[in-house]
C1' cells in the first nucleotide's frame, strides 16, 4: 500500500448539571492513535470583585508533552 477492523462531529432523543460541559441511544463530519492522561498553552462555563485580580468547574475532535497499541511493504 494492504488486511482485520476501531473511534466517532454535527444535528436529534433521553438523561445528570446553575452553566461549560459529561453520559446513554440513534447518526457520520472526519480520525493511524480522534485510547487514555488535565502536566504546560489556549479556550469555555460559575462565583467574588470597580479595574485589575483571585477561586472552582469544563474541554484530549485546539496546541504541545507524557504513556500505551492493531497490520505490515517496514
Nucleotide at each position: 500500500a494492504a488486511a482485520g477492523g476501531g473511534c466517532a462531529a454535527a444535528c436529534c432523543c433521553g438523561u445528570c448539571g446553575c452553566a461549560a460541559g459529561g453520559c446513554g441511544g440513534g447518526g457520520a463530519c472526519g480520525c493511524a492513535a480522534a485510547g487514555c492522561c488535565a502536566c504546560g498553552g489556549g479556550g469555555c462555563c460559575c462565583c467574588g470583585a470597580c479595574c485589575a485580580c483571585g477561586g472552582g468547574g469544563c474541554c484530549g475532535g485546539c496546541c504541545g508533552g507524557g504513556u500505551u497499541g492493531c497490520c505490515g511493504a517496514a
Molecule: c-di-GMP-I riboswitch aptamer
Organism: soil metagenome